About this RNA:
This is a predicted structure of a 98-nucleotide RNA (Glycine riboswitch aptamer) from Gorillibacterium massiliense. Rfam family: Glycine riboswitch aptamer. Rfam's curators write: This family represents the bacterial glycine riboswitch. Taxonomically the source falls in Gorillibacterium (Bacteria, Bacillati, Bacillota, Bacilli).
[in-house]
C1' cells in the first nucleotide's frame, strides 16, 4: 500500500565572489582564450572532522571506522552564457527496507 521511503530520468527553480591589473592574441568596440600578479567565493568534485561503535590498555592513553549545507580551498568559480549542492512537479523501478 490511492505508497512512507529509496534509486533513475525529464521540464522548471537555484546562491556566492574583481566585466581586476599588465602583456600577448582575436577584433569595429567589449567579452571569451593564453601567461603573470594581487584580491575574493563555496552549493560540482575532493580533503579534514564530532559523538558513537570496534580493537588494544590495570588506568591514562593509542589505533581503526565514522556526517554535513561545518572547516579547508587541491580542483572549480568570481558580467552574461555554461556549470551548480539542493529541490517543487511529473514519469519509471523497488516496496515498509521507514
Nucleotide at each position: 500500500a490511492u505508497g512512507a521511503c529509496g534509486g533513475c530520468a525529464g521540464c522548471g527553480g537555484g546562491a556566492g565572489a574583481g566585466a581586476u591589473u599588465a602583456c600577448c592574441g582575436c577584433g569595429c568596440a567589449u567579452c571569451a582564450g593564453g601567461u603573470a600578479a594581487c584580491g575574493c567565493c563555496g552549493a560540482a568534485g575532493g580533503a579534514g572532522u564530532a559523538a558513537g561503535c570496534u580493537c588494544u590498555c590495570a588506568c591514562c592513553g593509542g589505533a581503526g571506522u565514522g556526517a554535513a549545507u561545518c572547516u579547508c580551498u587541491c580542483a572549480g568559480g568570481c558580467a552574461a552564457a555554461a556549470g551548480g549542492a539542493c529541490u517543487u512537479c511529473u514519469g519509471c523501478c523497488g516496496g515498509a527496507c521507514g
Of the family's consensus pairs, 90% are formed in the model. It was read from a public genome assembly, where an Rfam model found it. The prediction has a mean pLDDT of 80.